[in-house]
RNA sequence: GAAGUCGGCCAGGCAGUCGCGACACUCCUUCCCUUAAUUGAGAGGGAGUGUGGAGGAAAGUCCGGGCUCCAAAGGGCAAAGUGCCAGGUAAUACCUGGGGGGCGUGAGCCUACGGAAAGUGCAGCAGAAAAUAUACCGCCUAAGUUCUUCUGGUUUCGACCAGGGAACCGGUAAGGUUGAAAUGGUGCGGUAAGAGCGCACCGCGUUGCUGGUAACAGGAACGGCAGGGUAAACCCCACUCGGAGCAAGACCAAAUAGGGGAGCUACAGGUGCGGCCCGCACUGCUCCCGGGUAGGUUGCUUGAGCCACGUGGCGACACGUUGGCCAGAUGAAUGACUGUCCACGACAGAACCCGGCUUAUCGGCCGACUUCCCCU
Numbered sequence: 001g002a003a004g005u006c007g008g009c010c011a012g013g014c015a016g017u018c019g020c021g022a023c024a025c026u027c028c029u030u031c032c033c034u035u036a037a038u039u040g041a042g043a044g045g046g047a048g049u050g051u052g053g054a055g056g057a058a059a060g061u062c063c064g065g066g067c068u069c070c071a072a073a074g075g076g077c078a079a080a081g082u083g084c085c086a087g088g089u090a091a092u093a094c095c096u097g098g099g100g101g102g103c104g105u106g107a108g109c110c111u112a113c114g115g116a117a118a119g120u121g122c123a124g125c126a127g128a129a130a131a132u133a134u135a136c137c138g139c140c141u142a143a144g145u146u147c148u149u150c151u152g153g154u155u156u157c158g159a160c161c162a163g164g165g166a167a168c169c170g171g172u173a174a175g176g177u178u179g180a181a182a183u184g185g186u187g188c189g190g191u192a193a194g195a196g197c198g199c200a201c202c203g204c205g206u207u208g209c210u211g212g213u214a215a216c217a218g219g220a221a222c223g224g225c226a227g228g229g230u231a232a233a234c235c236c237c238a239c240u241c242g243g244a245g246c247a248a249g250a251c252c253a254a255a256u257a258g259g260g261g262a263g264c265u266a267c268a269g270g271u272g273c274g275g276c277c278c279g280c281a282c283u284g285c286u287c288c289c290g291g292g293u294a295g296g297u298u299g300c301u302u303g304a305g306c307c308a309c310g311u312g313g314c315g316a317c318a319c320g321u322u323g324g325c326c327a328g329a330u331g332a333a334u335g336a337c338u339g340u341c342c343a344c345g346a347c348a349g350a351a352c353c354c355g356g357c358u359u360a361u362c363g364g365c366c367g368a369c370u371u372c373c374c375c376u
Stems, first nucleotide, its partner, number of pairs: 001372010012341007020053001022051010033040001055347001059358002062356005067245004080240004084098005099113001100111004114236002119234002121230002136176002138172003144168005150163005184202006203225001204223004209218003249298004259289006269283005306323001308321005342345001
């Protein structure tokens, strides 16, 4: 210098003007209660000042928890989920560290990674053969049967013996062919040709040993080597798990709505609209009680939270100290304009709250590391 790997951070900046909703204080004002009294308390409206006002994903709602209500003696089945080991945590399917396997020269990355010897199912095409063993091409004639017009020998001329050749019966699974996958691999010996048939090494299985908390690793002895794959197919094993969700739930509570009880009254009266009369509509009246619609209040943001430092730990994380309060709306605020600068600005908007995962994302910065090239 080039190419990469991993981790972290930012998410246009600055200034001005106007606006939006929240909270605090001050002032003005309305209503209601109270008081001798704008005396005191409460509710609402307006103005001013001050403070703070979306995210790294607020998203998908895929997991896990808090919180709330319902259900529930205890246990089991079903359903769903998880699945190497150890740890972290409120908890998890998340995170950290480690092991096995795979990929990469490497930094690193990926991994649902229990059981196929309980049982069931599945495997298109191709191929001889897809789980039961089998044999298409090929290789071999050692044994057996038949033939031989070939060669040699013997001969009593019928034939016999030895060798060669052909066919059949066979042997074989080394080699070839198919496939994602073919019944351990390489080599030597062996054989008619072959074959764990024998041996050495590798792989595999069983049993000890050593190291490790464990997953597992290393090494030894024995075994000639086995019922191949698929469980994000059914299934088996182990473990987890009650349901619904802030539109949860709690409180207050209007009326010409409506329920119950007590008392009063006998058609006059009452209530609503309205300044009053007329008018119209409704209705027995008064008091008490509970339910509850509209509506309002609460839940609601001080939290398994954040910043900094220290201690312990490889780390996730835990503990301690200090600091500050950092959206809380409910037709739902968080914006608009102007100027200026640059690298010209992506994905995207809280709605009970957290911890994760996944997905989307213009561009840029920082740190650690790897490989290659060049120079000294």